Large-subunit ribosomal RNA, domain IV from a Rickettsiales bacterium, 329 nucleotides, folded computationally. RNAcentral holds the full RNA, with entries from ENA.

Context: one part of a larger RNA
């Protein structure tokens, strides 16, 4: 001195990054039990109470013809301890807010999460020898002993409310008049060589298919969603006008947000004091609609912030217990 227990005056988070650890609750019955809710929950809410043991009285259920045996239940006097769910196993509780709807699933061996999943939506492909997928040379298999209420593929990710503009760019899908274009058809011609038919090499025009220009549709396709400058009888601010670009200029809804630099924004709550947290405000550097927006009961070994309990976490620290260190043999 270090590990694992146990106890601790008064105080009780004052410790920490942070109640991390501890510690408190814990069982059975009676009572009671908000907000808010998809009306199922929430809810063991929360919060009060009794419990051991003896007589006595009444009482259920079971066996039994009966006397009676078990196991209990009310009620009403009583005993004894400090303590009566005596011991062991055995929820601490409340509110706010943020994700993500839930159960669920994962980085075997530093991450269980807000990550994946997932019911539902939605778009797209597929008419069956289906699309896709393996195999690749195929045969063949799966899909499927299914057949568009199926199967493949992407993207969102319960539920309620909604999902604005923008087709220029790129992808997709359709269209075909013209343009471009290979093979290949075509063969003006021109070389070579032969006395010569002729051979052989080259080869304009012109005809030619998909793609490509091209012309149109398509955003729950990839994506995008503005500057400037003035203007109301105090200031301020600008419903409003001008003007320049653009495919279109960001609607709802929400906003210092897991998203806000300046920033510890300002104002209100909360504290004696609050760079964290709530509610608001909008100057959104850089939020915004299935790369979802916003709500939202439940639920979560998720994250925030407060509060009651309740404690050596600490003010501060101390003592036992036991097993190591350590000293001596």
């Nucleotide at each position: 001195c270090g590990a694992u227990g146990c106890u601790g005056a008064a105080g009780g988070a004052a410790c920490u990054a942070g109640g991390c650890a501890a510690a408190u609750u814990g069982c059975a019955c009676c009572u009671g039990u908000a907000a808010c809710u998809u009306c199922g929950g929430g809810a063991g809410a929360a919060g009060g109470g009794u419990g051991a043991c003896c007589u006595a009285u009444u009482u259920u259920u079971a066996g039994g013809c009966a006397a009676c045996u078990a196991a209990g239940g009310a009620u009403a006097g009583g005993u004894g301890g400090c303590a009566c769910a005596g011991a062991a196993a055995u929820g601490g509780g409340g509110g706010u807010a943020g994700c993500g709807a839930c159960u669920g699933u994962u980085u075997a061996u530093u991450a269980a999460a807000a990550a994946c999943a997932c019911a539902g939506g939605a778009c797209u492909c597929u008419g069956c020898u289906a699309a896709g997928u393996c195999a690749a040379u195929a045969a063949g298999a799966c899909g499927a002993u299914g057949u568009a209420u199926a199967g493949g593929g992407u993207c969102u990710g319960a539920c309620g409310c909604c999902u604005g503009c923008c087709c220029a760019g790129u992808g997709c899908u359709g269209g075909a008049a013209g343009g471009u274009u290979a093979a290949g058809a075509g063969g003006a011609g021109a070389a070579g060589u032969g006395c010569a038919a002729g051979c052989u090499u080259u080869g304009a025009a012109u005809c030619g298919a998909a793609g490509c220009c091209c012309c149109a549709g398509u955003g729950a396709a990839c994506g995008g969603c503005g500057g400037c400058c003035g203007u109301a009888a105090c200031u301020a601010u600008g419903a409003c006008g001008g003007u320049c670009c653009u495919a279109a200029g960001g609607u709802a809804g929400c906003g210092a947000a897991a998203u806000u630099c300046c920033u510890u924004g300002u104002c209100g709550g909360g504290u004696a004091a609050g760079u964290u947290c709530c509610g608001a405000c909008c100057c959104g550097c850089a939020c915004g609609a299935a790369u979802g927006g916003c709500g939202u009961a439940a639920c979560g070994a998720c994250u925030u912030c407060c509060c009651c309990a309740c404690u050596g976490u600490c003010u501060c620290c101390a003592g036992c217990a036991u097993c190591g260190a350590c000293u001596c043999a």